[in-house]
Context: one part of a larger RNA
């Protein structure tokens, strides 16, 4: 993992409550139980015990169309008035039981376990060979005796080396293992708190434990079996044929409450109310203080400025007095400009009212089921955040959820669009139209040289890239660039300075002559000069040169982690980019033909229907129709001339599904119609069993 069989809303109840169906009605109805008949649980009948309902009210007592409270004849409460119940059957729904199925961890109780393991008794049993050499003792030495010394003897030690034996340090393998704990090599102890054999002891909130929560029978922070038990699960998961009608919630308040509930909202189905409601547009009338704007209109902040109290600081003075101030600075003028919790003002929406007009029950009340009560993205308005988040909290709105198709390469939410079912028919949308791929290498005019660019973002900043406006200044009395030629004199200006001559610094009536021009000097350069250039002029050349300021559309700024790319090839008077224009392509949109189904509405009909209009995504979940399976009752039929089953063709039905071939097979039962009743439908539960 596939097959194939089991697998999950079910039974009880004088319970509760609604809904249909049938009787009977101010009534309704039996229950045990008897009795008759029929012989498996049935049919008629007695049977009025009981039970609903026809009055309520009060805690009761009790009173009653009224009672309760009160002192009340008052006032309120709950009633009447406004009157329909009750048996049965059958389905929703709920309560009570295990209650849809399967699932804990535990808990409490009865009883089993120390042949594993932990520790205690009792009685055994093992422990090669090496190796140090304690105390004592014996002798010599020595001492007044001792003490002390040597040598020998002697064998102690939780002594050393090291195998059996016991362990179990490192590392390797092994890891569906040879082994539900092992192998190899290494390694620690091996006369001792040592290893081991039989045989008995301690039992579950208990044991034992040189202590690891370790052991207690491959099980231990409470063994293991039966039982209370179907414990309990607001928790996961699973819940089985089919079509048609509508169709949500992921908000609001409370909760030992936040993943879960009760009520409200929002789906559905019954029924009732109407010249009604409700919803759209228009006119009208109407609250209101937001978006904007404003403050010499208040609260409060605030720029530069004048004026001027107060206040620092200087001056002065023995002290007062005075003076001065590029200091701080209330009030007030001016002038600039700010606020969610300021407003002299202040819109559009949006809310209320009426009416006319469109639409037609979509509103509402009432009663039966529900189901959400984790949302989520875009866009708009805002709080929080970093005017960070696919962030989060709010209001408004479309989507997705619960929406399929077409476009964005690709994609829940974006743009278009809401798919009854069928077609080798047409018209669009959104986006497209060189080739992958339908349709224009379409038309007209710029632009861009960067493959920019070709459906997702690039900045402050740079830059004689290019196109185009504007405004302005120079020119054939010759403009700009270029080349040729001058660029002088007083004088090396004064001053400073070792030195300063146009050029280190300071000074200025930066002056004045010669000129076509020429600065008491633009820069380079010398120690200072010298030299080179420039401004400024003339010549030659001959026709547009500069300057600010937009604007387009290009360029640097430009770095991300597997090899690059607009989807991809590939495109430069484009297949880029901007305007303009015509055409064609394009989707379950719309349209043609043809058909289903649904409830409304219309017309027609007694009725069944019939046409014509409108509707038919769709999760949760509300309603309505069917189809199979088994079993029982009536009917009325099939089979040895061949029933189920099983295969395999054809057909018929929207669908579940049916029927026929007397098709092969198979060898005894099995269907059709009306009705009834369920152990009534499976692909999923890491479902159960058994096969492979």
């Nucleotide at each position: 993992g596939c097959c194939u069989a089991c697998g999950a809303g079910u039974u009880a109840c004088u319970c509760c409550u609604c809904u249909c169906u049938a009787g009977c009605a101010a009534g309704g109805u039996u229950a045990a139980u008897c009795c008759c008949g029929a012989u498996u649980a049935c049919g008629g009948g007695a049977g009025c015990a009981g039970c609903c309902g026809a009055a309520g009210c009060g805690a009761a007592a009790g009173c009653a169309a009224g009672u309760c409270u009160g002192a009340a004849u008052a006032g309120g409460g709950c009633g009447u008035a406004u009157c329909a119940g009750u048996c049965a059957g059958a389905g929703g729904g709920g309560g009570u039981a295990g209650a849809c199925g399967c699932g804990a961890a535990a808990c409490u109780u009865u009883g089993u376990g120390a042949u594993c393991u932990a520790c205690c008794c009792a009685u055994g049993g093992c422990c090669a060979g090496g190796u140090u050499g304690a105390a004592g003792u014996u002798c010599c030495g020595g001492u007044a005796a001792c003490a002390c010394g040597g040598a020998a003897u002697g064998g102690a030690g939780g002594a050393c080396c090291g195998a059996a034996c016991c362990a179990g340090u490192a590392u390797a393998c092994g890891u569906u293992g040879a082994a539900a704990a092992g192998u190899g090599u290494u390694u620690g102890g091996a006369u001792g708190a040592g290893c081991u054999g039989u045989g008995g002891g301690u039992a579950g909130g208990g044991g034992u434990g040189a202590a690891a929560g370790g052991c207690u029978a491959a099980u231990c922070a409470a063994a293991c079996u039966g039982a209370g038990a179907g414990a309990u699960a607001g928790c996961u998961c699973g819940u089985a044929c089919u079509c048609c009608c509508c169709g949500a919630a992921a908000u609001g308040c409370u909760u030992u409450u936040a993943g879960g509930a009760g009520c409200a909202g929002c789906c559905u189905c019954g029924a009732g109310u109407a010249u009604a409601a409700g919803u759209g547009u228009c006119a009208u009338a109407g609250a209101g203080g937001u978006a904007g704007a404003g403050c010499u209109a208040c609260u409060g902040a605030u720029u530069g400025g004048g004026c001027u109290a107060g206040g620092g600081g200087g001056c002065u003075u023995c002290a007062c007095c005075g003076c001065c101030u590029a200091c701080c600075a209330a009030a007030c003028c001016c002038u600039g400009a700010c606020a969610a919790a300021c407003u002299c003002c202040g819109a559009a929406u949006g809310c209320u009212a009426u009416g006319a007009c469109a639409u037609g029950u979509u509103c509402c009340u009432c009663g039966g089921g529900a189901g959400u009560g984790a949302g989520g993205c875009g866009c708009u308005g805002g709080g929080u955040g970093c005017u960070a988040a696919g962030g989060u909290c709010c209001a408004g709105u479309g989507c997705c959820g619960a929406g399929a198709g077409g476009g964005a390469a690709a994609g829940a939410a974006c743009c278009c669009a809401g798919a009854c079912c069928a077609u080798c028919a047409g018209c669009u949308a959104a986006g497209g139209u060189c080739c992958c791929c339908a349709a224009a290498u379409a038309u007209a005019u710029g632009c861009u040289a960067a493959g920019u660019u070709g459906a997702u973002c690039a900045a402050a900043c740079g830059a004689g890239g290019u196109c185009u406006g504007a405004u302005u200044g120079c020119a054939u009395u010759g403009a700009c660039a270029g080349c040729u030629a001058g660029g002088a004199u007083g004088u090396u200006g004064g001053c400073u300075u070792g030195g300063a001559a146009g050029c280190a610094g300071c000074c200025a009536u930066u002056c004045a002559u010669u000129u076509a021009a020429a600065g008491a000097g633009u820069g380079c350069g010398u120690a200072a000069c010298a030299g080179c250039u420039c401004a400024c002029u003339a010549g030659u050349c001959g026709a547009g040169c500069g300057a600010u300021c937009g604007g387009g559309c290009a360029u640097g700024g430009a770095u991300a982690a597997u090899a690059a790319u607009c989807g991809g090839g590939c495109a430069u008077u484009a297949a880029g980019c901007a305007u303009a224009u015509u055409a064609c392509c394009g989707a379950a949109g719309c349209u043609a033909u043809a058909g289903a189904a649904u409830u409304c509405c219309g017309a027609u009909g007694u009725a069944a229907g019939u046409c014509g209009g409108a509707c038919u995504g769709g999760u949760a979940g509300g309603g309505g129709a069917g189809c199979a399976u088994u079993c029982c009752a009536g009917u009325g039929g099939c089979g040895u001339u061949g029933a189920a089953g099983g295969u395999g063709u054809a057909u018929c039905g929207u669908a579940a599904g049916g029927u026929a071939c007397u098709g092969c097979u198979g060898g005894a039962g099995c269907g059709g119609c009306u009705g009834g009743a369920a152990a009534a439908g499976a692909a999923a539960a890491u479902g159960u069993a058994g096969g492979c």

The prediction has a mean pLDDT of 83. Large-subunit ribosomal RNA, domain II from a soil metagenome, 692 nucleotides, folded computationally. It matches the Rfam family "Bacterial large subunit ribosomal RNA".